[in-house]
RNA sequence: GGCCCCAUCGUCUAACCCGGUCAGGACACAGGGUUUUCAUCCCUGCGAUGCGGGUUCAAAUCCCGCUGGGGUCACCA
Numbered sequence: 001g002g003c004c005c006c007a008u009c010g011u012c013u014a015a016c017c018c019g020g021u022c023a024g025g026a027c028a029c030a031g032g033g034u035u036u037u038c039a040u041c042c043c044u045g046c047g048a049u050g051c052g053g054g055u056u057c058a059a060a061u062c063c064c065g066c067u068g069g070g071g072u073c074a075c076c077a
Base pairs, nucleotide, nucleotide: 001073002072003071004070005069006068007067010027011026012025013024020057029045030044031043032042033041050066051065052064053063054062
């Protein structure tokens, strides 16, 4: 340098292929309930699509570029 893959709540992860619910779930965290206390359990809350642009009525999703990471090939006496 060529090609391919990946990037979403604090963490892990689904949705992406095939565009359409205020983007879902688990853990964590906060509040409350239960309990003599703790733990467990239950309820509620909290919080995310790497950046820029394009297409579209509508983009996490499709297209282009960039950034970062990974794989592979080539180059490299």
The RNA shown here (transfer RNA) has 77 nucleotides and comes from Planctomicrobium piriforme.
It matches the Rfam family "tRNA". The family's RNA type in Rfam is transfer RNA. Gene Ontology term of the family: triplet codon-amino acid adaptor activity.